[in-house]
Molecule: SAH (S-adenosyl-L-homocysteine) riboswitch aptamer
Organism: Litchfieldella xinjiangensis
RNA sequence: CUGCCCGAGGGGCGCUGCAGCAUCCGCCGAUGGCGUAUGCGAGGCUCGGGCAGAGGCUGUACACAGGCAACGGCGCCCACUCCCG
Numbered sequence: 001c002u003g004c005c006c007g008a009g010g011g012g013c014g015c016u017g018c019a020g021c022a023u024c025c026g027c028c029g030a031u032g033g034c035g036u037a038u039g040c041g042a043g044g045c046u047c048g049g050g051c052a053g054a055g056g057c058u059g060u061a062c063a064c065a066g067g068c069a070a071c072g073g074c075g076c077c078c079a080c081u082c083c084c085g
Stems, first nucleotide, its partner, number of pairs: 001053009010078006018044001020040004025035004043071001
């Protein structure tokens, strides 16, 4: 750094719908690709931990120790915290 798993970032209901997924139909250079329509779709992001792989580094490393947030379309509601009445 990449992939996967787990956890956390307080929740509920509704709406829209990008990515993504599924289905039908059509097209093409056809186990794939593209397009329309329909349905699902607002933790897909970040942080922490674990597993695997790739790369880098060699005491200015590794380990130990320490630390742990910022965000997440729109509307309504609940919870929590602070302040005022």